[in-house]
RNA sequence: GUUUGAAAAAGCCAAACCUGGAGCAAUCCAGGGACGGAAAACUACAGGGUCUCUCAGAGAUAGCCAGUUGCCAAA
Numbered sequence: 001g002u003u004u005g006a007a008a009a010a011g012c013c014a015a016a017c018c019u020g021g022a023g024c025a026a027u028c029c030a031g032g033g034a035c036g037g038a039a040a041a042c043u044a045c046a047g048g049g050u051c052u053c054u055c056a057g058a059g060a061u062a063g064c065c066a067g068u069u070g071c072c073a074a075a
Base pairs, nucleotide, nucleotide: 002075003074004073005072012037013036017032018031019030020029021028022027035063041068042067043066047065048064049061050060051059052058053057
């Protein structure tokens, strides 16, 4: 450097749902919570898909596929 891997170790994140708040909405933020995750880290101006609306267009989703980067172990 490449490939494989939640088997081990050290750690990390946090679905649904509830409470409060923002938004027309999709959805997002904080707290609780833990379904799960080898990238559940970043990217929406690599690309594709999906969703919303006040549908010219504007917005959302990365825990949909994906692109980029990264810890540990084995070969």

The RNA shown here (c-di-GMP-I riboswitch aptamer) has 75 nucleotides and comes from Candidatus Izemoplasma sp. The coordinates come from a structure-prediction model, not an experiment, and the mean pLDDT is 82.